[in-house]
RNA sequence: GGCAAACCCAGAGCGAUCUGGGGGCGCAAAGCCACGGGACUUGCCGGGAGACCGGCAAGCCAGCCGGGUUGCCAAA
Numbered sequence: 001g002g003c004a005a006a007c008c009c010a011g012a013g014c015g016a017u018c019u020g021g022g023g024g025c026g027c028a029a030a031g032c033c034a035c036g037g038g039a040c041u042u043g044c045c046g047g048g049a050g051a052c053c054g055g056c057a058a059g060c061c062a063g064c065c066g067g068g069u070u071g072c073c074a075a076a
Stems, first nucleotide, its partner, number of pairs: 002027002007022006025063001031069003035066003038061001040059008
């Protein structure tokens, strides 16, 4: 030098969440990729008195873990 959590404002989305601005909890890959696991959302199906649980589909999270991939300047 870089990134930017919560929260606030504006916008997009049914939603999870995302984008921009403010903000700064943290981060040495908190750059990038949904490949494995996992969390979450919506719809459908099954079970259940219900809370909820399971399956399927489509999403979402890279600041949940693993994996892959790339990587600036200076000093010592």
The RNA shown here (c-di-GMP-I riboswitch aptamer) has 76 nucleotides and comes from a soil metagenome.
Its mean pLDDT, the model's own confidence on a scale to 100, is 90.
It matches the Rfam family "c-di-GMP-I riboswitch aptamer". Rfam describes the family as follows. GEMM was predicted in a large-scale screen for bacterial structured RNA regulatory elements.
The RNAcentral record of the sequence draws on MGnify.